[in-house]
RNA sequence: CCCUUAUCGAGAGCGGCAGAGGGAAUAGGCCCUGUGAAGCCCGGCAACCUGUGAAAUCCAUCGAGCAUAUGCGCGAGGAUCGCAAAGGUGCUAAAUCCUACAGACCUAAGGGUCUGAGAGAUGAGGA
Numbered sequence: 001c002c003c004u005u006a007u008c009g010a011g012a013g014c015g016g017c018a019g020a021g022g023g024a025a026u027a028g029g030c031c032c033u034g035u036g037a038a039g040c041c042c043g044g045c046a047a048c049c050u051g052u053g054a055a056a057u058c059c060a061u062c063g064a065g066c067a068u069a070u071g072c073g074c075g076a077g078g079a080u081c082g083c084a085a086a087g088g089u090g091c092u093a094a095a096u097c098c099u100a101c102a103g104a105c106c107u108a109a110g111g112g113u114c115u116g117a118g119a120g121a122u123g124a125g126g127a
Stems, first nucleotide, its partner, number of pairs: 002126007013042001015041003021032003026100004043092003048088002050084004057079003061076003065072002096119001101116006
């Protein structure tokens, strides 16, 4: 860099260093910022991976067994659910700040609302 998949309207500092920019990219808008931006450290948030529990429900991948139309459901496993936060990441203004493409609806128009796609971010898995 590419592919698959889940999530993206919740949450998170009156701290220290630092010093001018920042909100992914392009365009348009709208914002934040010397009452200190980016970045780094600390703190925090969350719970994707992780750990753990198990009354119930579901799956039928593996093992054993019963049946025999390819069903049953015991054990393991997985999903759902609860708890934790040691470890791996992540996040810590505004919906992913909003729009850009398509469809539906509303509107006299400008435009608006909803849904989806695209792009992006993060995790997990893979080539």
Annotation: This is a predicted structure of a 127-nucleotide RNA (SAM riboswitch aptamer (S box leader)). Rfam family: SAM riboswitch aptamer (S box leader). About the family: The SAM riboswitch is found upstream of a number of genes which code for proteins involved in methionine or cysteine biosynthesis in Gram-positive bacteria. The coordinates come from a structure-prediction model, not an experiment, and the mean pLDDT is 82. It was read from a public genome assembly, where an Rfam model found it.